[in-house]
RNA sequence: UGCUUAUCCAGAAAGACGGAGGGAAAGGCCCUGUGAAGUCUUAGCAACCUGUAAUGUACAAGGUGCUAAUUCCUGUUCGCCAUUGGCGAAAGAGAUAAGUU
Numbered sequence: 001u002g003c004u005u006a007u008c009c010a011g012a013a014a015g016a017c018g019g020a021g022g023g024a025a026a027g028g029c030c031c032u033g034u035g036a037a038g039u040c041u042u043a044g045c046a047a048c049c050u051g052u053a054a055u056g057u058a059c060a061a062g063g064u065g066c067u068a069a070u071u072c073c074u075g076u077u078c079g080c081c082a083u084u085g086g087c088g089a090a091a092g093a094g095a096u097a098a099g100u101u
Base pairs, nucleotide, nucleotide: 002100003099004098005097006096007095008094013042014041015040016039017038021031022030023029026074027073028072043067044066045065047064048063049062050060051059052058053057071093076090077089078088079087080086081085
């Protein structure tokens, strides 16, 4: 890097440095000098792995991950209802984990 499988309406932020961007991409809509990205420290969450426990559950927090908004929403297809849209399902894309090449 690719592939397979699973999950994605739950949960969880303070400080220091920094100094204008960020939310994957396009459109929308948001966040942001009452301080963005990034780095560090400390704390927290518990999705997967792992460990313990009489195990469709609970606890732990070792590995990865995460700590604005449903993956922030939408795009393609289908169904239902509909005054230009709403709801639901699927696909695609993406993120994370585990396994594998």